[in-house]
RNA sequence: GGUUUGCAAGGUGAUGGGGCCCACCUUAAUCGCCCUUAAGGGCUGAUGGCUCCUUUUAAAGG
Numbered sequence: 001g002g003u004u005u006g007c008a009a010g011g012u013g014a015u016g017g018g019g020c021c022c023a024c025c026u027u028a029a030u031c032g033c034c035c036u037u038a039a040g041g042g043c044u045g046a047u048g049g050c051u052c053c054u055u056u057u058a059a060a061g062g
Stems, first nucleotide, its partner, number of pairs: 009026005016053006032043004
């Protein structure tokens, strides 16, 4: 100096926050899907999963 492993810590998981759990990454993890040669057009979801709050939208009732 390089590689591997373990521990600790940190970060990431298509649009916000809290709690719990899971997965991944160590400069990477990650940066949605469909049609289309391209241009362009269309669609779902505030979660990785559960739950609560918040934002937006729709319906019903008061």

This is a predicted structure of a 62-nucleotide RNA (Fluoride riboswitch aptamer (crcB RNA motif)) from Aciduliprofundum sp. The source organism's lineage runs through Archaea, Methanobacteriati, Thermoplasmatota and Candidatus Aciduliprofundum. It was read from a public genome assembly, where an Rfam model found it.